[in-house]
Predicted 3D model of an 88-nucleotide RNA (c-di-GMP-I-GGC riboswitch aptamer) from Paenibacillus flagellatus. It was read from a public genome assembly, where an Rfam model found it. Taxonomically the source falls in Paenibacillus (Bacteria, Bacillati, Caryophanales, Paenibacillaceae).

């Protein structure tokens, strides 16, 4: 420094349900594990997806397209830090 074990310690927690925030997407907290070697941070590093309280366009109207804005790091690159130690 790079690997990542039928190894040890130890960690996180999808779905789904409750309770609370939010317009929504989604946050948080309990429960509860599908699964994770970074499923730790980082959305103000890049694409990628979701939302649309908010502008704008179209409409005769529910509306429908975009969009400021928010969201997701457990979609994927890349930056940062970080536990443990077989094999090569």
């Nucleotide at each position: 420094u790079a690997c990542g074990a039928u190894a040890a310690a130890g960690g996180c927690a999808a779905a789904c349900c409750u309770g609370u925030c939010g317009a929504a997407a989604g946050g948080c907290a309990g429960g509860g594990a599908c699964g994770c070697a970074a499923a730790g941070c980082u959305a103000u590093a890049g694409g990628g997806c979701c939302u649309a309280c908010u502008u704008g366009a179209c409409g005769a109207a529910u509306g429908u397209c975009a969009u400021a804005g928010g969201g997701c790091a457990g979609c994927c690159u890349g930056g940062c830090c970080a536990c443990c130690g077989a094999a090569g």